[in-house]
A computed fold for a 350-nucleotide RNA from Parafannyhessea umbonata, annotated as Bacterial RNase P class A. The source organism's lineage runs through Bacteria, Actinomycetota, Coriobacteriales, Atopobiaceae and Parafannyhessea. Its mean pLDDT, the model's own confidence on a scale to 100, is 76. Its Rfam family is "Bacterial RNase P class A". Rfam describes the family as follows. Ribonuclease P (RNase P) is a ubiquitous endoribonuclease, found in archaea, bacteria and eukarya as well as chloroplasts and mitochondria. The RNAcentral record of the sequence draws on MGnify.

RNA sequence: AGUGGGCCAGACGAUCGCGGGACGCGCUUGCGCGUCAUGAGGAAAGUCCGGGCUCCACAGGGCAGGAAGCAGGCUAACGGCCUGGCGGGGUGACCCGACGGAAAGCGCCGCAGAAAAGAAGACUCCCGCUGCUCGCGCAAGCGAGUGAGAGAAAAGCUGAAACGGUGGUGCAAGAGACCACCAGCGUCGUGGCAACACGGCGGCUUGGCAAGCCCCUUCCGGAGCAAUCGCAAAUAGGAGCGUCAUGGUGCGGCCCGCACCGCGCUCGGGUUGCGAGCUAGAGGGCGUCGGUAACGGCGUCAGUAGAUAAAUGAUCGUCCACGACAGAACCCGGCUCAUCGGCCCACUUC
Numbered sequence: 001a002g003u004g005g006g007c008c009a010g011a012c013g014a015u016c017g018c019g020g021g022a023c024g025c026g027c028u029u030g031c032g033c034g035u036c037a038u039g040a041g042g043a044a045a046g047u048c049c050g051g052g053c054u055c056c057a058c059a060g061g062g063c064a065g066g067a068a069g070c071a072g073g074c075u076a077a078c079g080g081c082c083u084g085g086c087g088g089g090g091u092g093a094c095c096c097g098a099c100g101g102a103a104a105g106c107g108c109c110g111c112a113g114a115a116a117a118g119a120a121g122a123c124u125c126c127c128g129c130u131g132c133u134c135g136c137g138c139a140a141g142c143g144a145g146u147g148a149g150a151g152a153a154a155a156g157c158u159g160a161a162a163c164g165g166u167g168g169u170g171c172a173a174g175a176g177a178c179c180a181c182c183a184g185c186g187u188c189g190u191g192g193c194a195a196c197a198c199g200g201c202g203g204c205u206u207g208g209c210a211a212g213c214c215c216c217u218u219c220c221g222g223a224g225c226a227a228u229c230g231c232a233a234a235u236a237g238g239a240g241c242g243u244c245a246u247g248g249u250g251c252g253g254c255c256c257g258c259a260c261c262g263c264g265c266u267c268g269g270g271u272u273g274c275g276a277g278c279u280a281g282a283g284g285g286c287g288u289c290g291g292u293a294a295c296g297g298c299g300u301c302a303g304u305a306g307a308u309a310a311a312u313g314a315u316c317g318u319c320c321a322c323g324a325c326a327g328a329a330c331c332c333g334g335c336u337c338a339u340c341g342g343c344c345c346a347c348u349u350c
Base pairs, nucleotide, nucleotide: 001348002347003346004345005344006343007342008341010319011318012317013316014315015314016313018039019038021036022035023034024033025032026031027030041325045336046335048334049333050332051331052330053224054223055222056221065220066219067218068217069216070084071083072082073081074080085099086097087096088095089094100215101214105213106212107209108208109207123156124155126151129149130148131146132145133144134143135142136141164182165181166180167179168178169177183205185202186201187200188199189198190197191196228276229275230274231273238267239266240265241264242263243262247261248260249259250258251257284301285300286299287298288297289296290295320323
C1' cells in the first nucleotide's frame, strides 16, 4: 500500500417522563399509588427470494403460466451458503461470472462489404488448363496477348464476425488436395462421486445470438396475523314460539283472503369493544467431537421488547477519538441497499 474474515456502534452518573411485567397497599374490582428489575437493529429497512404458522382448495395426471439452470455437498427450504471445476481479471493475497442446448425447429445478424450462413459467393486480384488471335518453326511445339469458357478461393477490400489457424508440399493458379503442429469435433483409455483434466486414435471442420421464440431438466395450489379463533353491548336488525285476539292498519264498495304492526321468551349471526394468536425460537454464547468447509452431534451457560394510534424519550453533569445509517408491529433463514468512527485475526506486494 492492499486482500479476506470477525467485532463494536459514544461511555458513566443523577433527575423527570413513557410501554408492558412482578410484588405490595388502597378502594369504587378495574382503577389508583408505591417498590423493583426490564424495554429496538446490524441492518429492525427494501419487501426481492425461501420457510414456519393460519384459513380456503385439493384422488391422480396433464395443459397453460411462472421460477431456477457447471458439479458435489449443507439446510426446514431457497434464487442462500460451502468446497471443487471451467472461463475472465489482478504481480499477488484474492476477486468476478443468467456457466444447460445453436448437429430439433423458427427467427435475427444494423452500417459497411462481392458475400452474414445456402456447402454460399467473385468487386479488385490470381491463373493461362481449353478456346481464340498474333509471332516463330517443315512439324511436334514454343512465345506473347485475351473475363470467351473453365478453374480457384490464396491475396486485397468491409466488418464484432468471412465458411478452421500457422508453416510447408503441391499446382497453370490454388485449395485439408497432402503433411506437421495448434484449435475444435467424435471416440477410446486413465484419474476423479461428478463437473472436468490428461493422453491415444479418427475423419479433416460444423459462424454468432437462447439477456429472441424455443427445446431439455428440476421446482411451484391460493391468500395472508387487517391470517385465524374465542367472548360479547344496545332504545340496531333477523328467525322461531307464545300472547294481546272475535285487535288495529293497508288492499277493497262489502265479505272471504293476503300483507304489515305491539309485548314476552328462546336461538343464531354480528359492528364497536375485549381476549387469544404474541413471542423460548429450525434461537444465542462457550466447550468438545465429526467434517477441507458450509454444517451437524453432544454437553454446559445466560436470558421477559411485545405496543395497537402505537412506549423505548428529555434535561443536567463529567469524559473522549465528539458519535453515522436508521427504528420493532406474527416469527425465522437469506440476499440487496444505507452506514461517523474504530478494534482484532490471517494473508499478499513493495